The RNA shown here (Fluoride riboswitch aptamer (crcB RNA motif)) has 54 nucleotides and comes from Pseudolabrys sp.
The organism belongs to Pseudolabrys, within Bacteria.
It was read from a public genome assembly, where an Rfam model found it.
Model confidence (mean pLDDT): 82 of 100.
The model forms 100% of the base pairs in the Rfam consensus.
RNA sequence: ACGGCGAUGGGGUUCGCCGCAACCGCCGAAAAGGCUGAUGACUCCUACAUGGCG
Repeated sequence: ACGGCGAUGGGGUUCGCCGCAACCGCCGAAAAGGCUGAUGACUCCUACAUGGCG
């Protein structure tokens, strides 16, 4: 430099990691069951949920 990755889609900035690896959340021994979050961080858009009005 190029490519990829950072628990649910996409854009911008930025940080870190990896070169077939990095990565694939939490509670629970495990299973069952339950909980949080669209970000690694900052931010924008969209989807989902609840409530209200018409």